The prediction has a mean pLDDT of 85. Small-subunit ribosomal RNA, 5' domain from an uncultured bacterium, 526 nucleotides, folded computationally. The full RNA is in RNAcentral, with records from ENA and SILVA. Rfam family: Bacterial small subunit ribosomal RNA.

Context: one part of a larger RNA
């Protein structure tokens, strides 16, 4: 000098992007944040329309068709998004490499299959316990739920063989044999179409191993028994003391092993002329964590932030027997503190879940709203105008100097504002439709609902200088002085120091400088 998620003080006229609890990972009332499909499946209510009866002529009550709605059962999705930096000194991160030790739900491709049984359950009806949370017996039912059976390979496990290649265990390819293992249907205008089973490739995403880097303490010098290795056994998607069982007695360590403090890590930011140095807040990548410790379940993926079970503190409910709950999502509240926002709108765009698809949910997003908290643009007026007025202030004082072309005053613009009027871009398609094109169901080309933000942004028009300048310091460093109180007092100060009767250093004031809708102060880094 620069930087800053800054506080704090005096001051504040508008935009445009961004940024916004660093402290208690403290507790949280109250909404909202994960649902979706009726084209998987019995049922339930049923618009709107047909037929009958009955009369009381506008009402009932039966039946039929049934659009739509849906609690249940099934299926995908609740492992993304979205928070926070407790913990971690570690393969966690960063980087490069490995899997011949490994899986991948949805999507691509490509081959094959989709036969034919069975038993059950929830809804629901009844009958019961409970205060509630909920739950229990019977008795019916349906399916893309569940269970045999059949087919059965380029699968899986094993036998015998060949032939290849590398990296040691060992890949890869082929040939014979034997054994096991599949499925689900729905919509339809009967042409399709959309599921489902196997397998074999891709892609995306993960898991595991290994080189190197990666904070301070020696006033921490020895650590270590599943340790460190083997064999046999499990277990895992997979190699492994991962786990067990028995064998050997290893391993690591001043090239800093154990321990102890500290901390998420990186691109990136800051900072320097570069080495460096400090430091990870917003954006992006990894990881870790979800009130606290613990566990598994389901599942292609968790050992799951708005899933389940146990245990611990804590808050609520109770009928005292017994229950319920988990903001470090979004808003909010309290309590910390020097401090850090609104319990607002929309799914229009973009992304996600489901869904044939209309569409539904989406505090992710996108917007709006608070805050001079930062960049960055703009304006608070131009031009003339000297009796250099009036006041101020200072002198050497009948008079100058200065403030001062400043102001009055003339004349001119109108960003900015007020008002009134017009007024977007963000919109790209969806269903559906035409049309072309060919490998005949996808492909381009056109037509064709939707706008929160908004009546904002802009653009005209009218008015009229109208609305809009302050901090801080002037004694050297370091631009800027003079008078007046005050009298080692009151006070000031980064540092050198001012101050004890003329103080350019205190406090007024005048007038000056610097920097501007900011300017100082204070913290902390270079």
């Nucleotide at each position: 000098g620069g930087a800053u998620g800054a506080a704090c003080g005096c001051u504040g006229g508008c935009g445009g992007c961004g940024u916004g609890c660093u402290u208690a990972a403290c507790a949280c009332a109250u909404u909202c944040u994960a649902g979706u499909c009726g084209a998987a499946c019995g049922g339930g209510c049923g618009a709107c329309g047909g037929g009958g009866a009955g009369c009381u002529u506008g009402c009932u009550c039966c039946c039929c068709c049934g659009a739509g709605c849906u609690a249940g059962u099934g299926g995908c999705g609740g492992a993304c998004g979205g928070g926070u930096g407790a913990g971690u000194a570690a393969c966690g991160c960063g980087u490069g490499a490995g899997u011949a030790a490994c899986c991948u739900g949805c999507c691509u491709u490509u081959c094959u299959c989709u036969g034919g049984g069975g038993a059950a359950u929830a809804a629901c009806a009844u009958c019961g316990c409970g205060a509630a949370a909920g739950u229990g017996g019977u008795g019916c039912u349906a399916a893309u739920a569940c269970c045999g059976c059949a087919u059965a390979a380029c699968g899986u496990a094993u036998u015998c063989g060949g032939a290849u290649c590398g990296c040691a265990u060992g890949u890869u390819c082929u040939g014979a044999g034997u054994a096991c293992c599949a499925a689900a249907g729905g919509a339809u205008u009967u042409a399709u179409u959309u599921g489902g089973a196997g397998a074999a490739a891709g892609a995306u995403g993960g898991g595991c191993u290994c080189g190197c880097g990666u904070c301070u303490g020696a006033u921490u010098a020895g650590g270590u028994a599943g340790u460190u290795g083997g064999u046999g056994g499990g277990g895992u998607a997979a190699a492994g003391g991962c786990c067990u069982a028995c064998c050997a007695a290893g391993c690591c360590g001043a090239c800093g092993a154990u321990c102890a403090g500290u901390a998420g890590c990186c691109g990136g930011a800051c900072u320097g002329a570069g080495a460096g140095g400090a430091a990870g807040g917003u954006c992006c990548c990894c990881c870790a964590c979800a009130c606290u410790g613990g566990a598994a379940c389901u599942g292609a993926g968790a050992c799951a932030c708005g899933g389940u079970c146990c245990a611990g503190a804590c808050u609520c409910c109770u009928a005292c027997g017994g229950g319920a709950g988990g903001c470090a999502g979004c808003a909010g509240u309290g309590a910390g503190g020097a401090a850090u926002a609104u319990u607002g709108g929309a799914c229009a765009a973009u992304g996600g879940a489901u869904g044939g698809a209309a569409a539904u949910c989406u505090g992710a997003u996108c917007c709006a709203g608070c805050c001079a908290u930062g960049c960055c643009g703009c304006g608070u007026g131009c031009a003339g105008g000297a009796a250099u007025a009036c006041g101020g202030u200072c002198c050497u004082a009948u008079g100058g100097a200065u403030u001062u072309u400043a102001a009055a005053c003339u004349g001119c613009u109108u960003u900015c504002g007020u008002a009134u009027g017009g007024g977007a871009g963000c919109a790209a398609u969806a269903a559906g439709u035409g049309c072309u094109a060919c490998g005949c169901g996808u492909a381009g080309c056109g037509c064709g609902a939707u706008g929160a933000g908004a009546g904002u942004a802009c653009c005209a028009u009218a008015c009229g200088a109208a609305u809009a300048a302050g901090c801080a310091u002037c004694g050297g460093c370091u631009a800027a002085c003079u008078c007046c109180g005050u009298g080692c007092c009151a006070g000031c100060a980064g540092c050198c120091g001012c101050g004890g009767u003329a103080a350019u250093a205190c406090g007024g004031a005048g007038g000056a400088u610097g920097c501007a809708a900011g300017c100082g102060u204070u913290a902390u880094c270079c």